[in-house]
RNA sequence: GGGCGAUUAGCGCAGCGGUAGCGCACUUCGUUCACACCGAAGGGGUCACAGGUCCGAUUCCUGUAUCGCCCA
Numbered sequence: 001g002g003g004c005g006a007u008u009a010g011c012g013c014a015g016c017g018g019u020a021g022c023g024c025a026c027u028u029c030g031u032u033c034a035c036a037c038c039g040a041a042g043g044g045g046u047c048a049c050a051g052g053u054c055c056g057a058u059u060c061c062u063g064u065a066u067c068g069c070c071c072a
Stems, first nucleotide, its partner, number of pairs: 001071007010024004018055001026042005048064005
């Protein structure tokens, strides 16, 4: 330098055009003498960044950045 893949909540991941979700974690309440477990409720997101297409983009296209693998 070239090719491929990944980037979504604090962490691990799903979602591939039409309201952004799951598990763990976190907060509150119940339970307990207390803690843990368990049960109930709740908060938390510029979907890496910029531009384009579209009635509508996390999703499609282009570029950039970071990480990983391969080739030279």
Description:
Model confidence (mean pLDDT): 84 of 100. This is a predicted structure of a 72-nucleotide RNA (transfer RNA) from Aeriscardovia sp. Lineage of the source: Bacteria > Actinomycetota > Bifidobacteriales > Bifidobacteriaceae > Aeriscardovia. The sequence was found in a public genome assembly. Its Rfam family is "tRNA". By type it is a transfer RNA.